[in-house]
Context: one part of a larger RNA
RNA sequence: UGACGGGGGCUCACACAAGCGGUGGAGCAUGUGGCUUAAUUCGAGGCUACGCGCAGAACCUUAUCCCGGGCUUGACAUGCACGGAUUAACCGGCGGAAACGUCGGCGAGGCCGCAAGGUACAACGUGCACAGGUGCUGCAUGGCUGUCGUCAGCUCGUGUCGUGAGAUGUUGGGUUCAGUCCCGUAACGAGCGCAACCCCUGUGAUCAGUUGCCAGCGCGUCAUGGCGGGGACUCUGAUCAGACCGCCGGCGUUAAGCCGGAGGAAGGCGGGGAUGACGUCAAGUCCUCAUGGCCCUUAUGCCCGGGGCUGCACACGUGCUACAAUGGGGCGGACAGAGCGUCGCCAAGCCGCAAGGCCGAGCUAAUCGCCCAAACCGCCCCCCAGUUCGGAUUGCGGGCUGCAACCCGCCCGCAUGAAGCCGGAAUCGCUAGUAAUCGCGGAUCAGCAUCGCCGCGGUGAAUGUGUUCCUGAGCCUUGUACA
Numbered sequence: 001u002g003a004c005g006g007g008g009g010c011u012c013a014c015a016c017a018a019g020c021g022g023u024g025g026a027g028c029a030u031g032u033g034g035c036u037u038a039a040u041u042c043g044a045g046g047c048u049a050c051g052c053g054c055a056g057a058a059c060c061u062u063a064u065c066c067c068g069g070g071c072u073u074g075a076c077a078u079g080c081a082c083g084g085a086u087u088a089a090c091c092g093g094c095g096g097a098a099a100c101g102u103c104g105g106c107g108a109g110g111c112c113g114c115a116a117g118g119u120a121c122a123a124c125g126u127g128c129a130c131a132g133g134u135g136c137u138g139c140a141u142g143g144c145u146g147u148c149g150u151c152a153g154c155u156c157g158u159g160u161c162g163u164g165a166g167a168u169g170u171u172g173g174g175u176u177c178a179g180u181c182c183c184g185u186a187a188c189g190a191g192c193g194c195a196a197c198c199c200c201u202g203u204g205a206u207c208a209g210u211u212g213c214c215a216g217c218g219c220g221u222c223a224u225g226g227c228g229g230g231g232a233c234u235c236u237g238a239u240c241a242g243a244c245c246g247c248c249g250g251c252g253u254u255a256a257g258c259c260g261g262a263g264g265a266a267g268g269c270g271g272g273g274a275u276g277a278c279g280u281c282a283a284g285u286c287c288u289c290a291u292g293g294c295c296c297u298u299a300u301g302c303c304c305g306g307g308g309c310u311g312c313a314c315a316c317g318u319g320c321u322a323c324a325a326u327g328g329g330g331c332g333g334a335c336a337g338a339g340c341g342u343c344g345c346c347a348a349g350c351c352g353c354a355a356g357g358c359c360g361a362g363c364u365a366a367u368c369g370c371c372c373a374a375a376c377c378g379c380c381c382c383c384c385a386g387u388u389c390g391g392a393u394u395g396c397g398g399g400c401u402g403c404a405a406c407c408c409g410c411c412c413g414c415a416u417g418a419a420g421c422c423g424g425a426a427u428c429g430c431u432a433g434u435a436a437u438c439g440c441g442g443a444u445c446a447g448c449a450u451c452g453c454c455g456c457g458g459u460g461a462a463u464g465u466g467u468u469c470c471u472g473a474g475c476c477u478u479g480u481a482c483a
Base pairs, nucleotide, nucleotide: 001483002482003480004479005478007477008476009475010474011473012472013471015467016466019430020429021428022427023426026321027320028319029318030317031316032315033314034312035311042053043052065307066306067305068304069303070302071301074130078129079128080127081126082125083124090105091104092103093102094101095100109121110119111118112117132296133295135294136293137292141290142289143285144284145283146281148279153192154191155190156189157188158187159168160167161166172183173182174181198273199272200271201270203241204240205239206238207237208236209235217228218227219226244267247261248260249259250258251257323423327382328381329380330379331378332377333376339370340369341368344363345362349358350357351356389420394415395414396413397412398411399410400409436459437458438457439456440455441454442453
């Protein structure tokens, strides 16, 4: 100087308390351990691995994953030498599961030349130099990322003090979300962080109108902005205004600032996002990529067929659906936002109980479509029961994608209806448009999503303004046999 303490002081945080909802029990989904296996490819491992890499494992993907078949100048790049004259692409026959092997047909292009033709560039073959490796080392690395932590810290120059390590500044008194600011001060300044500048959202103005509007007029209709027309409103999207403790009162040291009030759409960083200091964990990744070293080079490279990654006595994590009446079912009625769409989204009509199919309009999309949002509201049934709760499992029939759904996809119908009556010890999330609850969209994608991931809106609480305790963190101080 740090680190540590079942030392102290001060201060924070869904850390506890207050409160609401869960997990832990059930069934299923998913990841992991284990076991099994010819193989169940590899990585990730307290917090910070375990719906993680996987934003899509039937083949492909896919990988020293396994079994089998095949290729070696190679699936891919550049170059050299030689051979040979037509050759590649394309089409077809035979063997084969395919890769591959073999035979045949057709016969393009480059350079020279009017042409015939020549040449031998590409291509092919042989040989060589090399290619190739998701093989090892994240304890050789770059890059990227997680974490402490959006925590308020981490440092430097000069000066001063100390023999020195070092200290001071950065401590102290207040204050703040904040090393934020004020005051004091052997310190005076400065840098990286904080804040602000950026984006979205909340109010208004101006400008703009192929979306919106009988708002006011006209036309038309069973009806609908359907039409003329209009720039009012909603909206869209560009510019600007607005919030700064600016005003008033109180507190405070006349300060920084704090409390209350007015006005205001909004207050005292309005809400959210992006943004992550010096560093820590030899944290993670050589399976994105890049890269040192090592290793394999008829194979640890390359191609193909099939299987596996989906195996199941078990154990754990994360979720979904429930156990019902604030509910389940039937019929009727209402209201979003954000996205996506031409290899696509697919209206209307028709067929089918349905999944879906047929036909086919519009839309490169504020013009068309996905698109009926659901919870909600009204009426009716159920009457507390393992039930009209719950839907696992299984049988049969069918649909869709795709070369192909046996291993191993999703969906529909009929039948079957299991466990489950609110969950031990323990444990998680959340302070407001939040939790809880309800549906909708997107990426990936031929097909395949249970809030898996990333977004969107609808309905919409309770509790706490406390810091004694548990956990973590910051500053000061104290002890130390630790570095």
RNAcentral holds the full RNA, with entries from SILVA.
Small-subunit ribosomal RNA, 3' major domain from a soil metagenome, 483 nucleotides, folded computationally.